[in-house]
RNA sequence: AAGGUCCGAUGAGUAGUCGCUGCCUGACUGUAGUGGUCAGGGAGAGGAAAGUCCGGGCUCCACAGGGCAAGAAUGCCGGCUAACGGCCGGUGGAGGUAACUCCAAGGAUAGUGCAACAGAAAUAUACCGCCAAGCUAUGAGUGCAACUUUUCGAGGGAGCGCUCAUAGCAUGGUAAGGGUGGAAAGGUGGUGUAAGAGACCACCGUACUGCUGGUAACAGCGGUAGCCAUGUAAACCCCAUUCGGAGCAAGUUCUAAUAAGUGCGUACGCGGCCCGCCAGCACUAGGUUGAACGCUUGAGACCAUUGGCAACAGUGGCCCUAGAUAGAUGACUACUUUAAAAGACAUAACCCGGCUCACAGUCGGGCCUUUUUU
Numbered sequence: 001a002a003g004g005u006c007c008g009a010u011g012a013g014u015a016g017u018c019g020c021u022g023c024c025u026g027a028c029u030g031u032a033g034u035g036g037u038c039a040g041g042g043a044g045a046g047g048a049a050a051g052u053c054c055g056g057g058c059u060c061c062a063c064a065g066g067g068c069a070a071g072a073a074u075g076c077c078g079g080c081u082a083a084c085g086g087c088c089g090g091u092g093g094a095g096g097u098a099a100c101u102c103c104a105a106g107g108a109u110a111g112u113g114c115a116a117c118a119g120a121a122a123u124a125u126a127c128c129g130c131c132a133a134g135c136u137a138u139g140a141g142u143g144c145a146a147c148u149u150u151u152c153g154a155g156g157g158a159g160c161g162c163u164c165a166u167a168g169c170a171u172g173g174u175a176a177g178g179g180u181g182g183a184a185a186g187g188u189g190g191u192g193u194a195a196g197a198g199a200c201c202a203c204c205g206u207a208c209u210g211c212u213g214g215u216a217a218c219a220g221c222g223g224u225a226g227c228c229a230u231g232u233a234a235a236c237c238c239c240a241u242u243c244g245g246a247g248c249a250a251g252u253u254c255u256a257a258u259a260a261g262u263g264c265g266u267a268c269g270c271g272g273c274c275c276g277c278c279a280g281c282a283c284u285a286g287g288u289u290g291a292a293c294g295c296u297u298g299a300g301a302c303c304a305u306u307g308g309c310a311a312c313a314g315u316g317g318c319c320c321u322a323g324a325u326a327g328a329u330g331a332c333u334a335c336u337u338u339a340a341a342a343g344a345c346a347u348a349a350c351c352c353g354g355c356u357c358a359c360a361g362u363c364g365g366g367c368c369u370u371u372u373u374u
Base pairs, nucleotide, nucleotide: 001370002369003368004367005366006365007364008363009362010361012336013335014334015333016332017331018330020044021043023041024040025039026038027037028036029035046345050356051355053354054353055352056351057350058247059246060245061244071243072242073241074240075239076090077089078088079087080086091105092103093102094101095100106238107237111236112235113232114231115230127178128177129174130173131172132171134169135168136167137166138165139164140163141162142161143160144159147156148155149154186204187203188202189201190200191199205227206225207224208223209222210221211220212219213218251293252292253291254290260284261283262282263281264280269277270276271275300319302317303316304315305314306313307312
């Protein structure tokens, strides 16, 4: 310098004007209660506020306590945490030259299911190939030989055997080789054999086992066994662990009017009177309507320090940082910063810890590989 990999920060700032939603102070005013108006002061969205996928706080319901069944989730080891299916550190496996990344990583002799296509055969197989003996044909060599020619030296020779080679047929052996496949009964090399084969041997792998190291997952070294046998459990299933249900429109409190009940009951009125009815008043229950609480001080933020590889925990200091209820947080102007004020993803709704997904532009750092220079 190029390429790569991992992590972090930012998501404009200041001032002014006009609005919107709470809070504080003061004045005026109103209600059963909450309030309303004016003036001044001060506060007002995010890194994900999102998806609502996990875990908790909180609330109500259920529940003596415990168990069984069903359903769901999780599944290597250790640690962290309020808890987790999260995080940190490790082990094993996979990918990459490496930095680094990824893994739902218990069980396939408990049982059931599935395995397309290809291939001869898919849990058992002989298609090609290799080998053995057999039959047939052809050829070569060789032995015997009817018959025949003869100059008697010898020559020709149907046919019958034997050996070898080649081809074909059917039988058997063989899982070394070819071919198919994700997978063909551990791999490589040798011995062996008719050819072959863990049939035997060495190394590697596997299973069991011993010792050593480690908290553990596991690793290293040694011994024993020729190795009874595919894959798939984000297929049913089995094993182990965890889980009661619903959610802030949870829920708690106060309460007008109307209607209801109880008591008292002057005057007037109705019934001839006691008495009853009616008007009125007081109280009660219910809880519509309205309001308040829940609601934002919290497993809180920031800084320093201590312990720890880290997640995280302890100690000290400092700070208070939206709380609406149909839902406010916006617009404009000037200046600064910027390459350019600008245009990503997105708008709190009880709160917190995580995960996942989205994101224009900008900035910083660690590490790896290759090349070059010193």